[in-house]
Molecule: TPP riboswitch aptamer (THI element)
RNA sequence: AUUUAUUCUUCGGGGGGUCGGACCGAUCCGGCUGAGACUGAGCGAAACGGCGCUCUCACCCGCGAACCUGAUACGGAUCAUGCCGUCGUAGGGAAAGAUGCUUCUGUGGCU
Numbered sequence: 001a002u003u004u005a006u007u008c009u010u011c012g013g014g015g016g017g018u019c020g021g022a023c024c025g026a027u028c029c030g031g032c033u034g035a036g037a038c039u040g041a042g043c044g045a046a047a048c049g050g051c052g053c054u055c056u057c058a059c060c061c062g063c064g065a066a067c068c069u070g071a072u073a074c075g076g077a078u079c080a081u082g083c084c085g086u087c088g089u090a091g092g093g094a095a096a097g098a099u100g101c102u103u104c105u106g107u108g109g110c111u
Stems, first nucleotide, its partner, number of pairs: 001103001007098004011062004017032006023050002040055005067092003073086004
């Protein structure tokens, strides 16, 4: 000097499903998968409902696989579900700085 390891800092990007029971207070309990199935606050919304949005906590991810789309896809399993596999190095998708694995070059010292 290079820089695809690693680590750190700051910043940024994400998802929260499914089944059963109780309950009707804008709720609770349990099963499944998973890193995570919502920690807290605010606002709004009824029974063909029990959710949506914002901030926040935890977790994951920043380019090959966080996540989204294709997809109301295909195959398998399940009480059920992206539960598993394929698709898939697919198309999108959020980065800068420091460190310096490695490699190359130069200079100096010692033997």